The RNA shown here (Bacterial RNase P class A) has 371 nucleotides and comes from Brevundimonas sp. Its Rfam family is "Bacterial RNase P class A". Rfam's curators write: Ribonuclease P (RNase P) is a ubiquitous endoribonuclease, found in archaea, bacteria and eukarya as well as chloroplasts and mitochondria. The sequence is in RNAcentral, with records from ENA. The coordinates come from a structure-prediction model, not an experiment, and the mean pLDDT is 77. The gene name in the source record is rnpB.
RNA sequence: CUAGACGGCCGGGCGGUCGCGGCGCGGGUUUGCCCGCGUCGAGGAAAGUCCGGGCUCCACGGUGAAGAGGCGGCGGAUAACCUCCGCCCGGGGCGACCCGAGGGACAGCGCCACAGAAAGCAAACCGCCUCUUCGGAGGUAAGGGUGAAAGGGUGGGGUAAGAGCCCACCGCGUUCCUGGCGACAGGGACGGCAUGGCAAGCCCCGCCUGGAGCAAGACCGAAUAGGGGCGUCGCGCGGUUUCGGCCGCAGGGUUCACCGCCCGAGACGCCCGGGUAGGUCGCGAGAACCGUCCAGCAAUGGCCGGUCCAGAGGAAUGAUCGUCGCCCGUUUCGGCGGGAACAGAACCCGGCUUACAGGCCGUCUGGCAGC
Numbered sequence: 001c002u003a004g005a006c007g008g009c010c011g012g013g014c015g016g017u018c019g020c021g022g023c024g025c026g027g028g029u030u031u032g033c034c035c036g037c038g039u040c041g042a043g044g045a046a047a048g049u050c051c052g053g054g055c056u057c058c059a060c061g062g063u064g065a066a067g068a069g070g071c072g073g074c075g076g077a078u079a080a081c082c083u084c085c086g087c088c089c090g091g092g093g094c095g096a097c098c099c100g101a102g103g104g105a106c107a108g109c110g111c112c113a114c115a116g117a118a119a120g121c122a123a124a125c126c127g128c129c130u131c132u133u134c135g136g137a138g139g140u141a142a143g144g145g146u147g148a149a150a151g152g153g154u155g156g157g158g159u160a161a162g163a164g165c166c167c168a169c170c171g172c173g174u175u176c177c178u179g180g181c182g183a184c185a186g187g188g189a190c191g192g193c194a195u196g197g198c199a200a201g202c203c204c205c206g207c208c209u210g211g212a213g214c215a216a217g218a219c220c221g222a223a224u225a226g227g228g229g230c231g232u233c234g235c236g237c238g239g240u241u242u243c244g245g246c247c248g249c250a251g252g253g254u255u256c257a258c259c260g261c262c263c264g265a266g267a268c269g270c271c272c273g274g275g276u277a278g279g280u281c282g283c284g285a286g287a288a289c290c291g292u293c294c295a296g297c298a299a300u301g302g303c304c305g306g307u308c309c310a311g312a313g314g315a316a317u318g319a320u321c322g323u324c325g326c327c328c329g330u331u332u333c334g335g336c337g338g339g340a341a342c343a344g345a346a347c348c349c350g351g352c353u354u355a356c357a358g359g360c361c362g363u364c365u366g367g368c369a370g371c
Stems, first nucleotide, its partner, number of pairs: 001367010012324007020041009043342001047353002050351005055213004068209005073087005088102001089100004103204002108202002110198003125144002127140005152170006171193001172191008217281004227272007236249005251263004286308001288307004293302003326339005
């Protein structure tokens, strides 16, 4: 100089004018509000609502089992996690580094499309070798071909040709030793190779999990309607009564008539309790932020000091001007014109994921050149 890898950070600065929301103080009011001053007022993702917690209510005597769902290398961190850190193993990259739902396939069941001779108690298409009556028969699994996958791999010996048939190394299995908290790693001995793959198929093993969510929930609480209690007045006429009613005749409703059926006691006043509208709280001093130091490889934890930092309702958190900075175009190099990413709280917090113009910093790797 160039091509990359990883991590962290910023998300325009300053000033003027006008305006909006919360809180505090002061003043004015016609008690509805208004004015002035001070102070605070979006994000790294406030987003998706995908995980995990706090908080609240409901359920629940304890323990266990079953079901359902989730998780799955080892050790740590944390309030907790499907998160994070360190390490192991496997795969990729020359490398920095990246990726991995990473327990179990001798518990059982199931599946392995197409192609191919053969896909699970193996099989033989081409080929190779031997024999041949030239039709074929037998041996073989090196080589070719199919497939995601073909019954260990490479080399040598051996053989008619071949084959773990034999040998060396590698792989695999069993076992022992050493190191490590552990996942695992290294080494020795034995075995001639056996049970191919799929568990984001059922399943088995181990661990975790009660449900709903701030419209959670708590308190105050009208008007109107409705419920309960007490009091006063009233409850057609007649009969009967054990005072609850029953019978007859009137009355009303059923569009009119008849039959049938139904109705036939409430009004006013006072008091009590529940719910609704509405209001208040929950609701901002916390797993908080900033700085120094300490422990730790790190995630993270701790001591000390400092700070108070939106909160409402669906609604505020803005507009404009100047100047500087950035980007694009143009230029007579003085300027001129244009542009501003993704997005936006609503109970809170820790993560994950997704979106994002432009820029800054740090560590590291490969290549080229010079000293």